[in-house]
């Protein structure tokens, strides 16, 4: 150059049109003489534009960044 995958909270990861869960990690609060562990509660996310729909993390296009592969 040309093909395939992949992109969800700091970090890992689910979810095949109908309000995005969870582990972790960070605060707060209980427990404890302290710490750890435990409980409870909070912040915190769909790469980026555009398209199709009544509605898009999901379909479809295009653009970035990461990976395989073939020249």
């Nucleotide at each position: 150059g040309c093909g395939c995958g992949g992109u969800u909270g700091g970090u890992u990861u689910a979810a095949u049109g109908g309000u995005a869960g969870a582990a972790u990690c960070u605060u707060u609060g209980g427990u404890u003489u302290c710490c750890a562990a435990c409980c409870a509660a909070a912040u915190g996310g769909c790469a980026c534009g555009g398209g199709u729909u009544c509605g898009a993390u999901u379909c479809c296009c295009g653009u970035a960044c990461c990976g395989c592969g073939c020249a």